[in-house]
Context: one part of a larger RNA
RNA sequence: GAUUGAACGCUGGCGGAAUGCUUUACACAUGCAAGUCGAGCGGCAGCGCGGGGGCAACCCUGGCGGCGAGCGGCGAACGGGUGAGUAACAUAUCGGAACGUACCCCGUCGUGGGGGAUAACACAGCGAAAGCUGUGCUAAUACCGCAUACGACCUGAGGGUGAAAGCGGGGGAUCGCAAGACCUCGCGCGAUGGGAGCGGCCGAUAUCGGAUUAGCUUGUUGGUGAGGUAAAGGCUCACCAAGGCGACGAUCCGUAGCUGGUCUGAGAGGACGACCAGCCACACUGGAACUGAGACACGGUCCAGACUCCUACGGGAGGCAGCAGUGGGGAAUUUUGGACAAUGGGGGCAACCCUGAUCCAGCCAUUCCGCGUGAGUGAAGAAGGCCUUCGGGUUGUAAAGCUCUUUCAGCAGGAACGAAACGGUGGCCACUAAUACUGGCUACUAAUGACGGUACCUGAAGAAGAAGCACCGGCUAACUACGUGCCAGCAGCCGCGGUAAUACGUAGGGUGCGAGCGUUAAUC
Numbered sequence: 001g002a003u004u005g006a007a008c009g010c011u012g013g014c015g016g017a018a019u020g021c022u023u024u025a026c027a028c029a030u031g032c033a034a035g036u037c038g039a040g041c042g043g044c045a046g047c048g049c050g051g052g053g054g055c056a057a058c059c060c061u062g063g064c065g066g067c068g069a070g071c072g073g074c075g076a077a078c079g080g081g082u083g084a085g086u087a088a089c090a091u092a093u094c095g096g097a098a099c100g101u102a103c104c105c106c107g108u109c110g111u112g113g114g115g116g117a118u119a120a121c122a123c124a125g126c127g128a129a130a131g132c133u134g135u136g137c138u139a140a141u142a143c144c145g146c147a148u149a150c151g152a153c154c155u156g157a158g159g160g161u162g163a164a165a166g167c168g169g170g171g172g173a174u175c176g177c178a179a180g181a182c183c184u185c186g187c188g189c190g191a192u193g194g195g196a197g198c199g200g201c202c203g204a205u206a207u208c209g210g211a212u213u214a215g216c217u218u219g220u221u222g223g224u225g226a227g228g229u230a231a232a233g234g235c236u237c238a239c240c241a242a243g244g245c246g247a248c249g250a251u252c253c254g255u256a257g258c259u260g261g262u263c264u265g266a267g268a269g270g271a272c273g274a275c276c277a278g279c280c281a282c283a284c285u286g287g288a289a290c291u292g293a294g295a296c297a298c299g300g301u302c303c304a305g306a307c308u309c310c311u312a313c314g315g316g317a318g319g320c321a322g323c324a325g326u327g328g329g330g331a332a333u334u335u336u337g338g339a340c341a342a343u344g345g346g347g348g349c350a351a352c353c354c355u356g357a358u359c360c361a362g363c364c365a366u367u368c369c370g371c372g373u374g375a376g377u378g379a380a381g382a383a384g385g386c387c388u389u390c391g392g393g394u395u396g397u398a399a400a401g402c403u404c405u406u407u408c409a410g411c412a413g414g415a416a417c418g419a420a421a422c423g424g425u426g427g428c429c430a431c432u433a434a435u436a437c438u439g440g441c442u443a444c445u446a447a448u449g450a451c452g453g454u455a456c457c458u459g460a461a462g463a464a465g466a467a468g469c470a471c472c473g474g475c476u477a478a479c480u481a482c483g484u485g486c487c488a489g490c491a492g493c494c495g496c497g498g499u500a501a502u503a504c505g506u507a508g509g510g511u512g513c514g515a516g517c518g519u520u521a522a523u524c
Base pairs, nucleotide, nucleotide: 001524002523003522004521006520007519008518009517010516013371014370015369016368017367018366020363021329026327027326028325030324031323032322035074036073037072040071041070043067044066047065048064049063050061051060052059053058081282082281083280090207091206092205093204094203095202096201099199100198101197104195105194106193107192108191109190110189111188112146114144115143121136122135123134124133125132126131152161153160154159166187167186168185169184170183171182174181175180208254209253210252215245216244217243220242221241222240223239224238225237226236227235257279258278259277260276261272262271263270264269284305285304286303287302288301307318308317309316310315335361337360338359339358343357344355345354346353347352374404375403376402377401384395385394386393387392408465411459412458413457414456418451423445424444425443426442427441428440429439430438468513469512470511471510472509473494474493475492479508480507481506482505483504489496490495
């Protein structure tokens, strides 16, 4: 000199953009952060409508809109947080072969016929509660067989094994009392091949300090066989051999998430890894598996532990390193805000619902950038202050006065972009028996904004509302007076202060930066 997720002191007008627990991975009150589907199912707790009864209060009725709880499907493994652990099971780069993949895309082939249960519900019972038990009834895209098998898998090559589920829209002829059959379209379901993207695994190289850590290792190193896994492999096991690593630093100890990058520097390098992005690890502490395409799962389960809470003392409940917020720690770090309007995600045919992701707003000079606090004129060089050799000098065109301007703030009026998709109507095309339905393209077009009456624009008024901080001995730009008298004090280094202190304190003046200025800490 540059820099910072900074803090402290004094001061503080406006706007834009960004950042904001670096410390206790300390403990957490409260609310919210993951749901959705009635076009899978049986149903009907509550609400509305319709129908029936009743003088009325009201009662009955799933018939309709819908829908709590339940069964079922998909999601909950994403998104969000933190950096404790980890010096290699990680990360970065470059390679590899023995693998998996729900949803999505492109193909091929199917989707036939049956069965037995169980929640909900009803009844009964236990318990303070959390919750649980028994009996009975019922459905499915829940569950289980049978049939079939283009692919697929196994094989002793003959053969063998293994599948599925329906739901919704529309409809001319035919059948049917009707429901519907039937036809067709869409969404699904099963088997299988490929793709895309994603993931699991292996290798090489690189990745902090200590030798006052020199030897380490027995599933250890390799082989055979077996088990296990989606998959290679001591991953695990039995047997066999005795290997494997190490001064090119093994082992041990300490420290640490890694990278793109950031800061600095002419560069080489050094230091760091906040925000943003990629990967990893973790979710009260330790351990374990279940479900599932995917987890050994932050807002799932089980066990153990510590802690907190409830209890009728028998027994139960909980996990903010999600967003806010509280206590504590600390020099120190924000609102218990708004909205799903946009982007994205989950579910759904869709309408739509959910979304503390996200988009916004709030707080803080924490940082960066921009703007303002007025402009011109004005010598009687006013008054006052300070200094003085008492002549004057300086503050100083500074002020006042005169002439102007009105950014920003304040007031009043107007007022956005971000929002066109989806939807509707018309036309064309495809599918089709069909001018239904559905889908594609195209033209026209309605609705939808948290921010926000915000940005922005316009108008009126008036210099009006807006300057401080540090320093002035040398380094280093900037000097005098008074007070003090090795005292009080200053100080980054050299050093000042013991009666004429440009170095302490105050004042006048000056210098530097300026909504900041200094100090402290830290890095180069």
Predicted 3D model of a 524-nucleotide part of an RNA (small-subunit ribosomal RNA, 5' domain) from Sulfuritalea sp.
NCBI's taxonomy places the organism under Bacteria, Pseudomonadati, Pseudomonadota, Sterolibacteriaceae, Sulfuritalea.
It was read from a public genome assembly.